Model confidence (mean pLDDT): 82 of 100. Predicted 3D model of a 74-nucleotide RNA (transfer RNA) from an archaeon. Rfam family: tRNA. Rfam links the family to the GO term triplet codon-amino acid adaptor activity. It is annotated as a transfer RNA.
[in-house]
This record gives sequence, C1' cells and structure tokens, in this order.
RNA sequence: GGGGCCGUGGUCUAGCUUGGUAGGAUGCUACCUUGGGGUGGUAGUGGUCGUGAGUUCAAAUCUCACCGGCCCCA
Repeated sequence: GGGGCCGUGGUCUAGCUUGGUAGGAUGCUACCUUGGGGUGGUAGUGGUCGUGAGUUCAAAUCUCACCGGCCCCA
C1' cells in the first nucleotide's frame, strides 16, 4: 500500500441477508420467600445501535467517508 471480518445498555449477545415499536441473558434497585443468608419468584432500571453524511415517508439494517479492533496478502 491492497483486501476481508467485527463495533448494539455496566458485561455478553440476537436482530442486518428481505428497511417499519431494539429483544434475550447477566448485573443493579425494590418487594415476596427465610430465624438470617443463599437459591428461587415478581416488578422496575439502564441503548442518541463506533462517528459523520447521504438515500428514503421511515435506517441498527442500504450507500459513502472516517475512527477503533482482529486477520490475510504485499
């Protein structure tokens, strides 16, 4: 220098192909359960989907540029 993959709550991850209310697990908080704790149960909590722009009625999803990580070629 060229190419490929990945980036989503505190943590892990699905959704992207085929655009239409961002889901699950875990964590945290409260309550129930216990003599107390753990386990278990119920409810709640937390996301400008890496950044910016474009396309569109509508973008996590499509397009472009950039940033970061990993890998391959040279």